Transfer RNA from Psychroflexus halocasei, 74 nucleotides, folded computationally. The source organism's lineage runs through Bacteria, Pseudomonadati, Bacteroidota, Flavobacteriaceae and Psychroflexus. Its Rfam family is "tRNA". By type it is a transfer RNA. About the family: Transfer RNA (tRNA) molecules are approximately 80 nucleotides in length. The same sequence occurs in records of 4 taxa.
[in-house]
C1' cells in the first nucleotide's frame, strides 16, 4: 500500500429491531458500622456516546469521510 474489526463515565464494558430521563461494575467522594483501619451498606457526583457531515419526525445505534487502537494480506 489493501482489507476487515473497534471507538460509550477516571478504568473495564453493556446498550436489542433507531423512540421518553444513556446504564452496570471498578475506582472517587460524602454518611453508616467500629476504640480506629479494612471489610461490609447507603447515597452522590463523574458523559458533547472519537471528530465532522449526511438520513430521519427522531441517530449512542443507519451512510459517508477524518483521526486512534488493533488484526490479517502484500
Nucleotide at each position: 500500500g489493501g482489507u476487515c474489526c473497534u471507538a460509550u463515565a477516571a478504568c473495564u464494558c453493556a446498550g436489542c429491531u433507531g423512540g421518553u430521563u444513556a446504564g452496570a461494575g471498578u475506582a472517587u467522594u460524602u454518611g453508616a458500622c467500629u476504640c480506629a483501619u479494612a471489610a461490609u451498606c447507603a447515597a452522590a457526583a463523574a458523559g458533547u456516546c472519537c471528530c465532522u457531515g449526511g438520513u430521519u419526525c427522531g441517530a449512542g445505534c443507519c451512510c459517508a469521510g477524518g483521526u486512534g487502537g488493533g488484526a490479517c494480506c502484500a